[in-house]
């Protein structure tokens, strides 16, 4: 220095203002938000991952394993190179609750892609 392991810490944002109504941050006008890794160059929309949801198996249970499903952008410009930058334009967002929710409440003091670190251990 590289690699494997162990441990520690961290790891998601957002309805201002207004309309209708008995009731809506859920409808309507409008506002706002963008997890992680990769990609010649910076990505919510490219490639992949996580989360959520569903199914199966193990289990008294906690929990674990396996599998499936899972959204959305174009045009122009610059450039060696950008669906990533700049300009314009458009679109998307689990489940449960509730006046119909990407933004409220809840599962969740949970899980987690992964990031950083350690006087650590092995090669």
């Nucleotide at each position: 220095u590289u690699u494997a392991c162990u441990c520690u810490u961290c790891a998601g944002g957002g309805c201002a203002g207004g309309g209708u109504g008995a009731a809506a941050u859920u409808c309507c006008c409008g506002a706002c938000c963008g997890g992680c890794g990769g990609u010649u160059a910076a990505a919510g929309u490219c490639c992949g991952c996580g989360a959520c949801u569903c199914g199966g198996c193990u289990c008294c249970g906690c929990a674990g394993c396996c599998g499936a499903u899972u959204g959305a952008u174009c045009u122009g410009g610059u450039g060696u190179a950008a669906u990533u930058c700049c300009a314009g334009u458009a679109c998307c967002g689990a489940c449960a609750g509730u006046a119909a929710a990407g933004u409220c409440u809840g599962g969740a003091u949970g899980g987690g892609a992964g990031a950083a670190g350690a006087u650590g251990u092995g090669a």